The RNA shown here (transfer RNA) has 74 nucleotides and comes from an Anaerolineae bacterium. The sequence is in RNAcentral, with records from ENA. Its mean pLDDT, the model's own confidence on a scale to 100, is 81. Taxonomically the source falls in Anaerolineae (Bacteria, Bacillati, Chloroflexota).
[in-house]
RNA sequence: GGUGAUGUAGCUCAGCCGGCCAGAGCGCACGACUCAUAAUCGUGAGGUCACAAGUUCGAUCCUUGUCAUCACCA
Repeated sequence: GGUGAUGUAGCUCAGCCGGCCAGAGCGCACGACUCAUAAUCGUGAGGUCACAAGUUCGAUCCUUGUCAUCACCA
C1' cells in the first nucleotide's frame, strides 16, 4: 500500500434483509428478605447504535467517505 471483518449501555453480546418506545446477561443504585453479609426477588438509572454525508415519508439496518481494532496479501 491492497483486501476483508468488526465498531450497539460501564463490560460481554443480540437485534436487523428499513417502520414496534433499541434489548438481554453481568455490573451499578434503591428496596424486600436477614441479627448482619452473601445469595435470591422486585424496581430503577444508564445508549449521539464509532464519526460525517447521502438515499428515503422514515435509517442501528441501505450507499459513500473518514477513524479505530483485528486478520490476510504485498
Rfam family: tRNA. Gene Ontology term of the family: triplet codon-amino acid adaptor activity. It is annotated as a transfer RNA.